RNA sequence: CUCUUAUCAAGAGCGGCGGAGGGAAUAGGCCCUGAGAUGCCCGGCAACCAGUGAGUGAUCAACUGACUAAGGUGCUACAUCCUACAAAAUGGACAGUCAUUUUGAAAGAUAAGAG
Numbered sequence: 001c002u003c004u005u006a007u008c009a010a011g012a013g014c015g016g017c018g019g020a021g022g023g024a025a026u027a028g029g030c031c032c033u034g035a036g037a038u039g040c041c042c043g044g045c046a047a048c049c050a051g052u053g054a055g056u057g058a059u060c061a062a063c064u065g066a067c068u069a070a071g072g073u074g075c076u077a078c079a080u081c082c083u084a085c086a087a088a089a090u091g092g093a094c095a096g097u098c099a100u101u102u103u104g105a106a107a108g109a110u111a112a113g114a115g
Stems, first nucleotide, its partner, number of pairs: 001115008013042001015041003021032003026084004043076003048072002050068003054064003080107001085104008
């Protein structure tokens, strides 16, 4: 870097360093930020991997739910901040289009596995 599977509306600081932009990319919108953001450290959160024990199962594989948090990651403003593509429903307009809602896709993030 590519592929597969799963998850993505919950949760997490009155701390230290630092000193300018930041919320992935493009566009539009909406926000955060010298009352110090983004980032780094510490702290914390969570429970994907991990561990314990239970159930289903031909007691294998696998799945389900419970508990733990020492280890590997991850996360720690806003739904992945929202929208963009497609379908359906509703309303307006009446060839075309607009708005809202829902579902799905795309893109992205994270974990585990494979190449």
The RNA shown here (SAM riboswitch aptamer (S box leader)) has 115 nucleotides and comes from Solibacillus merdavium. Of the family's consensus pairs, 97% are formed in the model. Its mean pLDDT, the model's own confidence on a scale to 100, is 82. The sequence was found by an Rfam model in a public genome assembly. Taxonomically the source falls in Solibacillus (Bacteria, Bacilli, Caryophanales, Caryophanaceae).